[in-house]
Context: one part of a larger RNA
Molecule: small-subunit ribosomal RNA, central domain
Organism: uncultured prokaryote
RNA sequence: CUGGGCGUAAAGCGCACGUAGGUUGUUCAUUAAGUCAGAUGUGAAAGCCCCGGGCUCAACCUGGGAACUGCAUUCAAAACUGUCAGGCUAGAGUAUGGUAGAGGAUAGUGGAAUUUCCGGUGUAGCGGUGAAAUGCGUAGAGAUCGGAAGGAACAUCAGUGGCGAAGGCGGCUAUCUGGACCAAUACUGACGCUGAGGUGCGAAAGCGUGGGGAGCAAACAGGAUUAGAUACCCUGGUAGUCCACGCCGUAAACGAUGAGAACUAGCCGUUGGGGGGCUUGUCCCUUUAGUGGCGCAGCUAACUCGAUAACACUUAUCGCCUGGGGAGUACGGCCGCAAGGUUAAAACUC
Numbered sequence: 001c002u003g004g005g006c007g008u009a010a011a012g013c014g015c016a017c018g019u020a021g022g023u024u025g026u027u028c029a030u031u032a033a034g035u036c037a038g039a040u041g042u043g044a045a046a047g048c049c050c051c052g053g054g055c056u057c058a059a060c061c062u063g064g065g066a067a068c069u070g071c072a073u074u075c076a077a078a079a080c081u082g083u084c085a086g087g088c089u090a091g092a093g094u095a096u097g098g099u100a101g102a103g104g105a106u107a108g109u110g111g112a113a114u115u116u117c118c119g120g121u122g123u124a125g126c127g128g129u130g131a132a133a134u135g136c137g138u139a140g141a142g143a144u145c146g147g148a149a150g151g152a153a154c155a156u157c158a159g160u161g162g163c164g165a166a167g168g169c170g171g172c173u174a175u176c177u178g179g180a181c182c183a184a185u186a187c188u189g190a191c192g193c194u195g196a197g198g199u200g201c202g203a204a205a206g207c208g209u210g211g212g213g214a215g216c217a218a219a220c221a222g223g224a225u226u227a228g229a230u231a232c233c234c235u236g237g238u239a240g241u242c243c244a245c246g247c248c249g250u251a252a253a254c255g256a257u258g259a260g261a262a263c264u265a266g267c268c269g270u271u272g273g274g275g276g277g278c279u280u281g282u283c284c285c286u287u288u289a290g291u292g293g294c295g296c297a298g299c300u301a302a303c304u305c306g307a308u309a310a311c312a313c314u315u316a317u318c319g320c321c322u323g324g325g326g327a328g329u330a331c332g333g334c335c336g337c338a339a340g341g342u343u344a345a346a347a348c349u350c
Base pairs, nucleotide, nucleotide: 004321005320006319007303008302012318014201015200016199017198021194022193023192025088026087027086031082033081034080035077038074039073040072041071042070049065050064051063052062053061054060091191092188093187094186095185096183097182098181099180103177104176105175106174107173108172109171110154115149116148117147118146119145120144121143125136126135162169163168206247207246208245209244210243211242215241216240220236221235222234223233258317260315261314266294267293268292269291270290271289272288273287274286275285276284277283278281298305323350324349325348332343333342334341335340
């Protein structure tokens, strides 16, 4: 390479956009590069293979044939792929009218709660635990009432509900803005799909500069527990968590299932939109786009999956795997302020 695979055994890039490349609906005509058929030339000899001959046989030698699956030239075919030219509308897109939504960004704003501070009432405890102690409190705590400050998060609604490519998104209002869905027409006319490199986005933690800091809380300190206790429990508590700008680029980034298209029994929910029905209801039927639970055929090692496929002698394309350890490590390259990331072996060993 051929081949076999990738939900859980090794294996789907975290996600998207997109270059090259690969691939690409329907019809008519063109061409003849691929494709198919014939002819000619060439494809050295020897060897291999077939049929003979010669050494007593064989190895060996020798004659003839075949083969040399290739290349070139020429003539011919036109279904398929390609080329060129013209159409089409079922893919894709645009326009019009609606709909739902925690989709994104910015600004403003609201109430509950925690904490702190100030003032009032008031007196000896509070807090915490399995039990305690550290801790707070007669310099008046805790409790309770009133006021103020400040930061962060938004109970109920809330839902195998919604939106987003993924990460993710939840008080309310305004402004700006992306996408989706539905209905009926009109328009463009294959403009599509995938996508090596590349580019962008990308939870948490971490890093840089400047702010902010209520609660929580790595590190740290103390009290317990214990044989010990660098823990679990308790009292405190700094980075951090928050904001702005800039890095980092990783996660069990999971549906452990790449993305696109076509095809293949049913049943029961639920969300958004459309149509219809009558008995006008908290109703029924139907269609479409999601999102769930079962399940036939089929698949699977089994579990399971099953129109949201893991079905199919369906399809084009990208990524990845090839025994365990060594090792996602070393070295080198690239990236990063660093932490580190990415690419990625071998010896040896079982």